A computed fold for a 254-nucleotide part of an RNA from Flammeovirga pacifica, annotated as large-subunit ribosomal RNA, domain VI. Rfam family: Bacterial large subunit ribosomal RNA. Rfam links the family to the GO terms structural constituent of ribosome and ribosome.
[in-house]
Context: one part of a larger RNA
RNA sequence: CGGUGGAAAUUUGAGAGGCGCUGACUUUAGUACGAGAGGACCGAGAUGGACACACCUCUGGCGUACCGGUUGUUCCGCCAGGAGCAUCGCCGGGGACCUAUGUGUGGAGCGGAUAAGCGCUGAAAGCAUCUAAGCGCGAAACCCACCUCGAGAGGAGAUUUCCUUAUAAGGGUUGUUAUAGAUGAUGACGUUGAUAGGCUUCAAGUGUAAGUUCAGAGAUGGAUUAAGCUGAGAAGUACUCAUCGCCCAAAAGC
Numbered sequence: 001c002g003g004u005g006g007a008a009a010u011u012u013g014a015g016a017g018g019c020g021c022u023g024a025c026u027u028u029a030g031u032a033c034g035a036g037a038g039g040a041c042c043g044a045g046a047u048g049g050a051c052a053c054a055c056c057u058c059u060g061g062c063g064u065a066c067c068g069g070u071u072g073u074u075c076c077g078c079c080a081g082g083a084g085c086a087u088c089g090c091c092g093g094g095g096a097c098c099u100a101u102g103u104g105u106g107g108a109g110c111g112g113a114u115a116a117g118c119g120c121u122g123a124a125a126g127c128a129u130c131u132a133a134g135c136g137c138g139a140a141a142c143c144c145a146c147c148u149c150g151a152g153a154g155g156a157g158a159u160u161u162c163c164u165u166a167u168a169a170g171g172g173u174u175g176u177u178a179u180a181g182a183u184g185a186u187g188a189c190g191u192u193g194a195u196a197g198g199c200u201u202c203a204a205g206u207g208u209a210a211g212u213u214c215a216g217a218g219a220u221g222g223a224u225u226a227a228g229c230u231g232a233g234a235a236g237u238a239c240u241c242a243u244c245g246c247c248c249a250a251a252a253g254c
C1' cells in the first nucleotide's frame, strides 16, 4: 500500500515445512514344525543406541562488579587496617543467567487408497483362467494422522464486540523496563502505580569481619561471633524515576 468506513480480540485452514530410524533381551514357548539336531510366525512387555526438541530439579561447567586465603611491590605519614598493579597476580569455593557430558519428551496409535504379490466370483473359449464386467487382502513409499507456520489464500475468508460528527474507538510518540532484543519489533507497567532502582526481611554464597579483650617472650591462638560482607534471586515497601502532554486516526447514510 492492498483487502472499499475505522478498530480490538478470537479464529477457519487453501497451502507450505518438519517428523518418519533401529538393536539386543524377557515372555508366548523349548510351543507349532521336525526322526532328531534344531527351532519359529503372530502377539505382549521391558531396556538400549543414534537423532530431534525442550529444560536447569539433580550431576557438572562457566560465573573478570560475590566471599575467603596468600606472594611481591607501590601508596594511604607510621602501627593496625586497606587500595592499585602483577593473566581475574595466584589459589579455594560459588547463588543467578547461559550450558551438556545432566534431566524430560518424541518418532505412538487408528485409518484411506494402493505397488509387487496373493485371492474370490467369472466369461470370451460348455473346460480352465485373479480380469475382460465385478469384489477382496496386501508395504518404512502416497493420503490422512502428529508438530510448526499459515487469509497478499488478489477467491485477500469467518465470528464477537466497540466507535458516530470532529473528533471517536483505537493507535503512536514518550518514560520505567524484560519472560524480548543488533536496530526496528514483541511483552509488562506509567500515581486508580510495585515497571525498574533504592531500602527492609528472607533465600543463597563465603566461612567466624573490624575493633576490643584474654593467653603467650613472640609467631600465633581463644572470646565477643555461625560473625562480617555479598552481582543478577523471592517477598514487602512509593523513598526515586515512570509528570503533564502532543500527534495520527472513520465511508455511505442521517
Base pairs, nucleotide, nucleotide: 001152005163006162007161008160009159010158011157015149016148017147018146021049022048023047025045026044027043033038051106052105053104054103055102059100060099061098066093067092068091069090070089071086072085073084074083075082076081111143112142117137118136119135120134170248171247172246173245174190175189176188177187178186196240197239198237199236200235201234202233204230205229206228211224212223213222214221215220